The part of an RNA shown here (large-subunit ribosomal RNA, domain I) has 576 nucleotides and comes from a Lachnospiraceae bacterium. Rfam family: Bacterial large subunit ribosomal RNA. Rfam links the family to the GO terms ribosome and structural constituent of ribosome. NCBI's taxonomy places the organism under Bacteria, Bacillota, Clostridia, Lachnospirales, Lachnospiraceae.

[in-house]
Context: one part of a larger RNA
RNA sequence: AGCACAGGGAGGAUGCCUUGGCACUAAGAGCCGAAGAAAGACGUGAUAAGCUGCGAAAAGCCGUGGGGAGCCGCAAAUGGGCUGUGAUCCAUGGAUCUCUGAAUGGGGAAACCCGGCUGAGAAGCCCUCAGUCACCAUGCCAUGAAAAGGAGGCAACUCCCCAUAGUGGUAUGGAGGGAACCCGGUGAACUGAAACAUCUAAGUAGCCGGAGGAAAAGAAAACAAAAAGCUGUCCGCAAGGACAGGAAGUGAUACCGGAAGUAGCGGCGAGCGAAACCGGCAGAGCCCAAACCGGCAUGCGAGCAUGCCGGGGUUCGGACUGCAUCAAUUGACCGAAGCGCCCAGGAGAAUGGUUCUGGGAAGACCAGCCAGAGAGGGUGAAAGCCCCGUAAACGAAAGGCGAGUCGGCAAGGCAGGAUCCAGAGUACCACGAGACACGAGAAACCUUGUGGGAAUGAGCGGGGACCACCCCGUAAGGCUAAAUACUCCUUAGUGACCGAUAGAGCAGAGUACUGUGAAGGAAAGGUGAAAAGGACCCCGGGAGGGGAGUGAAAGAGAACCUGAAUCCCUGUGUUU
Numbered sequence: 001a002g003c004a005c006a007g008g009g010a011g012g013a014u015g016c017c018u019u020g021g022c023a024c025u026a027a028g029a030g031c032c033g034a035a036g037a038a039a040g041a042c043g044u045g046a047u048a049a050g051c052u053g054c055g056a057a058a059a060g061c062c063g064u065g066g067g068g069a070g071c072c073g074c075a076a077a078u079g080g081g082c083u084g085u086g087a088u089c090c091a092u093g094g095a096u097c098u099c100u101g102a103a104u105g106g107g108g109a110a111a112c113c114c115g116g117c118u119g120a121g122a123a124g125c126c127c128u129c130a131g132u133c134a135c136c137a138u139g140c141c142a143u144g145a146a147a148a149g150g151a152g153g154c155a156a157c158u159c160c161c162c163a164u165a166g167u168g169g170u171a172u173g174g175a176g177g178g179a180a181c182c183c184g185g186u187g188a189a190c191u192g193a194a195a196c197a198u199c200u201a202a203g204u205a206g207c208c209g210g211a212g213g214a215a216a217a218g219a220a221a222a223c224a225a226a227a228a229g230c231u232g233u234c235c236g237c238a239a240g241g242a243c244a245g246g247a248a249g250u251g252a253u254a255c256c257g258g259a260a261g262u263a264g265c266g267g268c269g270a271g272c273g274a275a276a277c278c279g280g281c282a283g284a285g286c287c288c289a290a291a292c293c294g295g296c297a298u299g300c301g302a303g304c305a306u307g308c309c310g311g312g313g314u315u316c317g318g319a320c321u322g323c324a325u326c327a328a329u330u331g332a333c334c335g336a337a338g339c340g341c342c343c344a345g346g347a348g349a350a351u352g353g354u355u356c357u358g359g360g361a362a363g364a365c366c367a368g369c370c371a372g373a374g375a376g377g378g379u380g381a382a383a384g385c386c387c388c389g390u391a392a393a394c395g396a397a398a399g400g401c402g403a404g405u406c407g408g409c410a411a412g413g414c415a416g417g418a419u420c421c422a423g424a425g426u427a428c429c430a431c432g433a434g435a436c437a438c439g440a441g442a443a444a445c446c447u448u449g450u451g452g453g454a455a456u457g458a459g460c461g462g463g464g465a466c467c468a469c470c471c472c473g474u475a476a477g478g479c480u481a482a483a484u485a486c487u488c489c490u491u492a493g494u495g496a497c498c499g500a501u502a503g504a505g506c507a508g509a510g511u512a513c514u515g516u517g518a519a520g521g522a523a524a525g526g527u528g529a530a531a532a533g534g535a536c537c538c539c540g541g542g543a544g545g546g547g548a549g550u551g552a553a554a555g556a557g558a559a560c561c562u563g564a565a566u567c568c569c570u571g572u573g574u575u576u
Stems, first nucleotide, its partner, number of pairs: 001575010015561001016526002020498002022495007029487002031177002039100003042055003046078002050074002061094006070082003105114003115133007135174009149160004181212001182210005192199001196267001222250002230245006255280004264272002285479003288423001292311008317421003320416004329411003333408004339402004345394001351367004356363001368385002370374001376388003428452007438464001459474005513520002533560001536547004
């Protein structure tokens, strides 16, 4: 030194466990903010470093409801308190709420510094306290230029007056934040095409703006049909042509299933990829502008024009004229009471025994019971009947939500067809783009950068170039619930999901640590049923150990369940 056996140490795999995660389901909730948010800083406890709670009224104050014996958070201990005059605790409504932060009196290297004005404290200074003072938009009130205009003057110049800008005040609103979802603006590349440029990726990612609990879209200048095809008759050698027939209308938008990987688009490559229509879900329709009537104001002055306000009216067109009438009905607006739901809760059945095993009974044995409850968790092991619960029923002063009812308010007719009205730099055209599944194509429809530029209902747009006929509709103003998307969040629950190198990065941590910074970012669970956490004695400076004691077990002693591999040590045997 190797090997074998035995005994230890280091190590922390495995098994078992779960306080934590992951994915989803069903409901709810879905915005917060100058009445100062989200996020923080600093404080706050008898003793208090961290977390949690709270804010100089500071682990809290007040009201109301619940609850009923203990309580003063995690979290021990000592001291001291509170509580049947109902505490702690739970729910709900209030009060307080330092400083930073949109941060807003000014400044600033966030949580700091420095002010003005008004008021209060015995108070014209100082000090302290309370309130107030940012900016932008819009309305109103006040004030109000330079110009322009008017008058005078030869002129220089002087005077007068209106408006606007500006300034001051006042009222309302805005700002900033939010996981995903939504709308808009801007907008890549890798990649694919087996290279690459049109194309693709993709209007994706990224960036910016904006809104809401949803957003967007939305009440036809919409589709469809007709012409084609089919059938019949006739003409013609044929190709082909003519006529006739039946057949069908729908009614905003969004989403889902089909239509369909179809029609199409496409270096016709790679790829891209509809719609009508049908079936479902949900259903809801409205308001202005104008004509006309009335009032007020302005321009400059009779008249005219314009502006503002009220009525009227909205595509079944309307005004206008005539007749009728506040009716049926409708409402997405406001209110009332009752009802239901949410946010605390109360009550809630039924088992005992054994000289069985054991540290321990819930196990075993014997004998019972409940069950609208044999979901689940806990209890010294494996409990329907020990504890918490569970089933079926029950419960709210205050606050919130919902549908219906009632009341209010609003809307809410028929006929005639002369005249008037019905959204203009718009429709449309040309050129250039974009967007439509559609890459310029026969390329309509939609949007519009440049230029041109209508008509007026006998008008105008569309039906995929264009023309005719026919049919459909009425642009150039606006609003609109539901069906749809998502889940930071709340409640209840589920899992052929994980079980500490897994599952979230985190069994708590965006911590420790790294980086100037943007940012990156860990490791780390388990004594025992109960601390009963080893009094006392001995060795030792201590660490530690040996006894004793606790415990079922200490080879469970906190470096604590199990304790693999591997490495190390000791003893014995054996080989060299």